[in-house]
A computed fold for a 96-nucleotide RNA, annotated as TPP riboswitch aptamer (THI element). The prediction has a mean pLDDT of 76. Of the family's consensus pairs, 100% are formed in the model.
RNA sequence: CCAAAUCGACAGGGGCGUCCCGCAAUGCGGGGCUGAGAAGCACCCUUUGAACCUGAACCGGAUCAUGCCGGCGGAGGGAGUCGCUUCGACGCUGCC
Numbered sequence: 001c002c003a004a005a006u007c008g009a010c011a012g013g014g015g016c017g018u019c020c021c022g023c024a025a026u027g028c029g030g031g032g033c034u035g036a037g038a039a040g041c042a043c044c045c046u047u048u049g050a051a052c053c054u055g056a057a058c059c060g061g062a063u064c065a066u067g068c069c070g071g072c073g074g075a076g077g078g079a080g081u082c083g084c085u086u087c088g089a090c091g092c093u094g095c096c
Base pairs, nucleotide, nucleotide: 007083008082009081010080011046012045013044014043016040017033018032019031020030021029022028023027052077053076054075058071059070060069061068
């Protein structure tokens, strides 16, 4: 200087399961599945809040198995602030 606000800065919230195999085995490593993410200097979400939690060891379906899919369900809960000042032009609204 330009672009961007569906952005940026800082701050905060959150989850990490399931199946198989191996080993020196309440753990670690490898592989399969779903997913943004299955321990990542990552990923997702922050009130415009379906990130996530509760109900829930719930209900139906599928799967080797599992929140794997749907229902429950826009049910209840859920973590935020900032992005300055001045002048001019244009647009819009209100008043005279």